[in-house]
Molecule: transfer RNA
Organism: Ignavibacteriota bacterium
This record gives sequence, C1' cells and structure tokens, in this order.
RNA sequence: GCUCCCAUCGACUAGGGGUUAGGUCGCCACUCUUUCACAGUGAAAACACGGGUUCGAAUCCCGUUGGGAGCGCCA
Repeated sequence: GCUCCCAUCGACUAGGGGUUAGGUCGCCACUCUUUCACAGUGAAAACACGGGUUCGAAUCCCGUUGGGAGCGCCA
C1' cells in the first nucleotide's frame, strides 16, 4: 500500500429498511428481611463520525476514524 471483517446502554450482546432500539449482568430507588445477602418491582442508560440512496437508515452505498486478520513492498 491492497483486500476482508468489526464498531449499539457501564460490560457482554440481539436486531440485516417501518421496533417506544430489546435481553443478561451491573449501577440507582423501592418492597421483603432484625441487618446483610437472596428474591421481587421500577427507573436511568447506547446505534463511532460525515455524506449519499430512500417516503423512511442502527440496518443499504461511499468516505473518515479506531480495532482485528490476510497479502504485498522494504533497492
């Protein structure tokens, strides 16, 4: 340098055009308990960035950034 893959709540992840963006754990509040733990209920919390296509984009396309893999160059 080229090709391919990945980027979503604090963490791990689901979702491959119309979802209120879901789940588990964690954090917070409440209930339960003499207390803690467990358990139950509830709340907060996310689509890397820019552009394009589309009535509509987390999702498709292009570019950028970051990470990973393979190939190549190194006179």